[in-house]
RNA sequence: UAGAGUAGGUGGAUGGUCGCUCGUAGCUUUAGCUACGGGAGGAAAGUCCGGGCCCCGCAGGGCAGGGUGCUGGGUAACGCCCAGUGGGGGUGACCCCAGGAAAGUGCCACAGAAAAUAGACCGCCAGCGGCCCUGUGGAAUUAGUUUUGCUAUUCCACAGGGUGCGGGUAAGGGUGAAACGGUGAGGUAAGAGCUCACCAGUCCAGGUGGUGACACCUGGAGCUAGGCAAACCCCACCCGGAGCAAGACCAAAUAGGAGGACGUUCUCCGUGGCGGAGAUAAGGGUGGCCCGCCCGAAGUCCUCGGGUAGGUUGCUUGAGGCGUUGGGUAACCGACGUCCCAGAGGAAUGACCAUCGUCUGAUUAAGGGUGACCUUAAUCAGAAGACAGAACCCGGCUUACAGCCUACUCUAACUC
Repeated sequence: UAGAGUAGGUGGAUGGUCGCUCGUAGCUUUAGCUACGGGAGGAAAGUCCGGGCCCCGCAGGGCAGGGUGCUGGGUAACGCCCAGUGGGGGUGACCCCAGGAAAGUGCCACAGAAAAUAGACCGCCAGCGGCCCUGUGGAAUUAGUUUUGCUAUUCCACAGGGUGCGGGUAAGGGUGAAACGGUGAGGUAAGAGCUCACCAGUCCAGGUGGUGACACCUGGAGCUAGGCAAACCCCACCCGGAGCAAGACCAAAUAGGAGGACGUUCUCCGUGGCGGAGAUAAGGGUGGCCCGCCCGAAGUCCUCGGGUAGGUUGCUUGAGGCGUUGGGUAACCGACGUCCCAGAGGAAUGACCAUCGUCUGAUUAAGGGUGACCUUAAUCAGAAGACAGAACCCGGCUUACAGCCUACUCUAACUC
């Protein structure tokens, strides 16, 4: 100097004029006026998680369903954050992933012989069986012949050779993303953990360190067991429901309407009728289902129709911000001090001007360094551009973002 990695910040400021809104104080008199102070974000977005708060006469138990998934810590909690462990990617700074595949079922196109209790396309093998040839020895019968010998034929035995027909093989080659451990030696007809040495993995036993995930060591066993579980599934842990359109209060209005279904039972006391108390039924509530529980206590619900949907509140002081400091590797926790930093209600937080700042382009000048190289200022013209707007509040994650700034780290080249 260029490129890259990680973390953080900013994304306009000041003044003036006018406008909107909230709070406090005063004056007015209910309509307002004055003064002072405040008024969109790092993501306000997504509505993906977790809560605070509020409501539900059960929120209890079980099934189903849903969520998370290495270990430890943080937190109100979490699917988040921090640290670590194991694995993968990158030259590196760094980044990404995470229960179980020997519990079972299922899938892996095409290619390939074969895709998990797999298997023979090309190859390799003459040890075994078969077939063929030669030689030697023996036997048999027939034939020929030059008759006691020889030749031919058949059978048996032995030796040698050939032939991949039966058979053996999975080491070599091929296919594929992936082919049933790797290297070497022995062994074999040729091969193969078939045997052995070493290595890797798996299992068993024991030891050391660590809270733990796990790491390391010793010994044993030839045991060799692809991938996918954001496939079904198995295992561990967690989960009431609904949401500010929650909810509370005030006021007002309507038709205390019409129809239907089921139930109308039992006990006790008083008693002329009947009244009182208790229990139950039908039915309803509890996210789905079951049990349980509650309401109902002689009634309960279902359907249709009508009225109101106006106002006040909830509504901004918080698991709050900032500074200093203690503990902790860190996330974070504690102590002291200080500050109040939107609260609209169809939806305020705005418009204009000037200057400065920022950015783009052009021009000029000065300076620093041994060097590679670097910095500053002035003038002119133009632009206001990124992603984008609170709605009860908070902690996270994810996504989007023109330009500018800061810190640390890595790689490459150059200079001293």